[in-house]
RNA sequence: ACCUUCGGGGCAGGGUGAAAUUCCCGAUCGGUGGUACAGCCCACGAGUUCCUCACGGAACAUGAUUCGGUGUAAUUCCGAGGCCGACGGUACAGUCCGGAUAUAAGAAGGU
Numbered sequence: 001a002c003c004u005u006c007g008g009g010g011c012a013g014g015g016u017g018a019a020a021u022u023c024c025c026g027a028u029c030g031g032u033g034g035u036a037c038a039g040c041c042c043a044c045g046a047g048u049u050c051c052u053c054a055c056g057g058a059a060c061a062u063g064a065u066u067c068g069g070u071g072u073a074a075u076u077c078c079g080a081g082g083c084c085g086a087c088g089g090u091a092c093a094g095u096c097c098g099g100a101u102a103u104a105a106g107a108a109g110g111u
Base pairs, nucleotide, nucleotide: 001111002110003109004108005107006106013025014024015023027095028094029085030084031044032043033042034041039083040082047060048059049058050057051056065081066080067079068078069077087098088097089096
């Protein structure tokens, strides 16, 4: 440099109601790279609109952590408490349905 493959998880059980996995109680999930092992530190990806033949570019949007302990080093480990979650649909959604058997950050392998 080229090619191939891989590359996201989750409302049990109840209440109200004509209707809610959306409200209420409660339950449950955690992409990628960095680093002392990370949903909440730093950075990236995914979304919407516009431009471009395409690659790609621009704008908008883009969430969340405290205390204690150990240690050379940890907002990453251990203990405890708290918090967050795009867009469209619908009784108001991190979890259902849809774009999506998709795209991408990237990872592994082959030549």
The RNA shown here (FMN riboswitch aptamer (RFN element)) has 111 nucleotides and comes from a soil metagenome.
Its mean pLDDT, the model's own confidence on a scale to 100, is 86.
The model forms 96% of the base pairs in the Rfam consensus.